[in-house]
Context: one part of a larger RNA
Molecule: small-subunit ribosomal RNA, 5' domain
Organism: uncultured bacterium
RNA sequence: GACGAACGCUGGCGGCGUGCCUAACACAUGCAAGUCGAACGGGGCGAGGAAAGCUUGCUUUCUGAGCCUAGUGGCGGACGGGUGAGUAACGCGUGAGUAACCUGCCUUUCAGAGGGGGAUAACAUCCUGAAAAGGAUGCUAAUACCGCAUGAUAUCCAAGCAUCGCAUGGUGAGUGGAUCAAAGGAGCAAUCCGCUGAAAGAUGGACUCGCGUCCGAUUAGCCAGUUGGCGGGGUAACAGCCCACCAAAGCGACGAUCGGUAGCCAGACUGAGAGGUUGAACGGCCACAUUGGGACUGAGACACGGCCCAGACUCCUACGGGAGGCAGCAGUGGGGGAUAUUGCACAAUGGGGGAAACCCUGAUGCAGCAACGCCGCGUGAGUGAAGAAGGUCUUCGGAUUGUAAAGCUCUGUUCUUGGUGAAGAUAAUGACGGUAGCCAAGGAGAAAGCUCCGGCUAACUACGUGCCAGCAGCCGCGGUAAUACGUAGGGAGCGAGCGUUGUCC
Numbered sequence: 001g002a003c004g005a006a007c008g009c010u011g012g013c014g015g016c017g018u019g020c021c022u023a024a025c026a027c028a029u030g031c032a033a034g035u036c037g038a039a040c041g042g043g044g045c046g047a048g049g050a051a052a053g054c055u056u057g058c059u060u061u062c063u064g065a066g067c068c069u070a071g072u073g074g075c076g077g078a079c080g081g082g083u084g085a086g087u088a089a090c091g092c093g094u095g096a097g098u099a100a101c102c103u104g105c106c107u108u109u110c111a112g113a114g115g116g117g118g119a120u121a122a123c124a125u126c127c128u129g130a131a132a133a134g135g136a137u138g139c140u141a142a143u144a145c146c147g148c149a150u151g152a153u154a155u156c157c158a159a160g161c162a163u164c165g166c167a168u169g170g171u172g173a174g175u176g177g178a179u180c181a182a183a184g185g186a187g188c189a190a191u192c193c194g195c196u197g198a199a200a201g202a203u204g205g206a207c208u209c210g211c212g213u214c215c216g217a218u219u220a221g222c223c224a225g226u227u228g229g230c231g232g233g234g235u236a237a238c239a240g241c242c243c244a245c246c247a248a249a250g251c252g253a254c255g256a257u258c259g260g261u262a263g264c265c266a267g268a269c270u271g272a273g274a275g276g277u278u279g280a281a282c283g284g285c286c287a288c289a290u291u292g293g294g295a296c297u298g299a300g301a302c303a304c305g306g307c308c309c310a311g312a313c314u315c316c317u318a319c320g321g322g323a324g325g326c327a328g329c330a331g332u333g334g335g336g337g338a339u340a341u342u343g344c345a346c347a348a349u350g351g352g353g354g355a356a357a358c359c360c361u362g363a364u365g366c367a368g369c370a371a372c373g374c375c376g377c378g379u380g381a382g383u384g385a386a387g388a389a390g391g392u393c394u395u396c397g398g399a400u401u402g403u404a405a406a407g408c409u410c411u412g413u414u415c416u417u418g419g420u421g422a423a424g425a426u427a428a429u430g431a432c433g434g435u436a437g438c439c440a441a442g443g444a445g446a447a448a449g450c451u452c453c454g455g456c457u458a459a460c461u462a463c464g465u466g467c468c469a470g471c472a473g474c475c476g477c478g479g480u481a482a483u484a485c486g487u488a489g490g491g492a493g494c495g496a497g498c499g500u501u502g503u504c505c
Base pairs, nucleotide, nucleotide: 001504002503003502005501006500007499008498009497012377013376014375015374016373017372018370019369020335025333026332027331029330030329031328034075035074036073039072040071042069043068044067045066048063049062050061051060052059053058054057082288083287084286091213092212093211094210095209096208097207098206101205102204106201107200108199109198110197111196112195114148116146117145123138124137125136126135127134128133154179155178156177157176158175161172162171163170164169184193185192186191214260215259216258221251222250226248227247228246229245231243232242233241263285264284265283267278268277269276270275290311291310292309293308294307313324314323315322316321341367343366344365345364349363350361351360352359353358380410381409382408383407390401391400392399393398414446415442416441417440418439419438420437424432449494450493451492452491453490454475455474456473460489461488462487463486464485470477471476
């Protein structure tokens, strides 16, 4: 000098930030991912209209704009948000490579959408179960599912051609053959939104490599899919990634292996620099989601608020069986020296869905709490010598507190009350918020402490105590004249803070 700090004393205001560093301990409760009726069948409500019956103001039937929606279906739940347990690793950083790769939505371009089929949830009936839930039979729709047709610049096969390279090889123009598509919705219509195949782009990802990346040799040898090959499987793709067979390799004092510790970086702190330490907040990457394992769906996951299995734990139970996962935002218990509200709003920015209206969004924007940090402001200004009183010291003369106070004259930052009142929004829409600001009035009123005073180190006397009580960062003070302990007066330093402790330079 610094801090995500804590503790002691003290504490007026504002702005901007920051706030479980410990138990990746366990969690009550609420919320944090939905949306689309312009994909689909159904159900409910239903303005209005028509008809019939009559008791002339009711009932029934039909139709019906519009609204709501459990279910099927689509898109999104792989983003956003949290945490740092694991990881010494191509995890991260940096620089290359992919002639070994994928990419929903978006952009550009080319081509197309013909004709069929069978189901199934919802629903109804029945059954089982305490529940969670499940089963049987029957009915039905689609942008759900499945054949057929058409089809190439896609994929595969065949024989060649041209050209290029970096080894495997790549690219281009053709020929012949084979394989594979599609879905509709809204609107009077124009048209719009979608659908299918292909090419390219953009974005996002995947893999490989060079270099760098903590401590220990009181860890010296390590390894059996191990190292390589051939052949297969597998993947978006290369690869012992996996498998059969074959060979016996591969790594290591330039530190393998083992053990310990640790998320990495941009940065941050410090320092003249070199360097040292660190990785809170903000941003990038990675890993994880009660512990371990697994796959499914999907463009994308081996998926925090999805599924299955096993373990531990908690809860419900009719004992047969079920339910759960805050390292999301609040909040609770616990641990701890220690860390906040079960707040408001989608107004802004952004995200998901939707043609849109709009819906959702504890992302986010704000507010609340905390001197936790940084910055700013204030606690009054001028004048005022009888140098008042009081205190302290005294050589008893005085000195000092001290222009300090009082008194007089002012001001209104802040404060209180009243009024007015934004920007942030673009035509509308403002949580913040009647906030910030502005105007008026009132009134010095409501706002100063903490540490230190032997030397280092700025600041001294008196009394008390008497190696006691105590102080102390180091040196050291205290045993009867203590500037070092305690108190008082005075002084020094910093100031809404001041000290102490801890850690780093």